A computed fold for a 115-nucleotide RNA from Sphingobacterium paucimobilis HER1398, annotated as SAM riboswitch aptamer (S box leader). RNAcentral records the identical sequence in 2 taxa. Its Rfam family is "SAM riboswitch aptamer (S box leader)". Rfam links the family to the GO term regulation of gene expression.

RNA sequence: GAUUUAUAAAGAAGUGGCGAGAGACUGGCUCUAUGACCCACUGGCAACCUUCAAAAGGUAUUUGAAAAGGUGCCAAUUCCUGUCCAAAGAAAUAAAUUUUUGGAGCAUAUAAAUG
Repeated sequence: GAUUUAUAAAGAAGUGGCGAGAGACUGGCUCUAUGACCCACUGGCAACCUUCAAAAGGUAUUUGAAAAGGUGCCAAUUCCUGUCCAAAGAAAUAAAUUUUUGGAGCAUAUAAAUG
């Protein structure tokens, strides 16, 4: 890197180093020399893997608790957005266009598993 499944409106930052871009990509918008991003240490959040208890019953699960270990995460909903559908609105003869809201999808991230 590929495939499958699950999750993504909650939650959680200080110090030191470096020194210019960063937020995956598009368009926005935002963060950033009052030092971002990244790295290290310390702290924390969460509960995917894990452990324990209860229920259930057949090859499937559900609920609750814990946090020692393996990961993950600690600006903004995955920051919003992109493709399709629906509803309401704007404008218009109509079509095209466009705004808002909702749903589905794509993409991305993370975990667990597979080859």